[in-house]
This is a predicted structure of a 75-nucleotide RNA (c-di-GMP-I riboswitch aptamer) from a Myxococcota bacterium.
RNA sequence: CUCCCGAAACGGCAAACCACCCGCGAGGGUGGGACGCAAAGCCAGAGGUCCCCCGUGGAUGGCUCGGCUACCGAA
Numbered sequence: 001c002u003c004c005c006g007a008a009a010c011g012g013c014a015a016a017c018c019a020c021c022c023g024c025g026a027g028g029g030u031g032g033g034a035c036g037c038a039a040a041g042c043c044a045g046a047g048g049u050c051c052c053c054c055g056u057g058g059a060u061g062g063c064u065c066g067g068c069u070a071c072c073g074a075a
Base pairs, nucleotide, nucleotide: 005073006072012037013036017032018031019030020029021028022027035062041068042067043066045065046064047063048060049059050058051057052055
């Protein structure tokens, strides 16, 4: 230094719910708020689930797997 791993530390993100906005809808954005998260950062590639104007469509990455990147450094 790299990989695995996840003690400690500095921090980080933000479920449900509420308000406003966008969307036919699933859902998304902003603010509040914290259930949790060592990738709960990013990517719809595979599967699952959800939506619809049922298609060469859309959503979900905090459903599972996969890919890429990243702070710290005990055992």

Source information
The source organism's lineage runs through Bacteria, Pseudomonadati and Myxococcota. Its Rfam family is "c-di-GMP-I riboswitch aptamer". Gene Ontology term of the family: cyclic-di-GMP binding.